Description: Predicted 3D model of a 79-nucleotide RNA (SAH (S-adenosyl-L-homocysteine) riboswitch aptamer) from Planobispora longispora.

Parts: sequence; structure tokens; C1' cells
RNA sequence: CAGGCCGAGAGGCGCUGCAACGGGCUUGAGACCCGCCACGCUCGGCCUGGCGCAUGUUUCGCAAGGGCGCCUCCGGACA
Repeated sequence: CAGGCCGAGAGGCGCUGCAACGGGCUUGAGACCCGCCACGCUCGGCCUGGCGCAUGUUUCGCAAGGGCGCCUCCGGACA
């Protein structure tokens, strides 16, 4: 650095729907159509692989985002 698994980011309902995925069409592909779809993001732990051979170790503290509408909860402030 990449991939996978697990966890966290307070919780829920409705709507639309890009990508991905599944299906149709097609010799096949693309386009198109249908379905599904608003954690696909970030952080942490573990595993595997690649690169690298060095700003590493310890302690303390701590997140930031996520289409539209509504609701619940939590904290603060104002009336």
C1' cells in the first nucleotide's frame, strides 16, 4: 500500500436513485430495459499478499463526513 474478516462512528421510518451486483435483450460486448440499492465512506483490531529498510518507541488527548423529508434519543444554549 492492496484485499478480506470483525468492531465503532446514538437510533428509526418514508422517498428518489448513481455505481456495483442479478436478470432480460445480444453470437458476444456495449447501449437499453427490469430488479435491488443512501455506510459503497472514515477510524480501530486481526489475517493474507506486495513494496520498502526507515521518524521508531512511550505517554496524554481526540475524530470527520454520508441525497431529500420526518421522527425518537443524547448534550448545550435561548425563550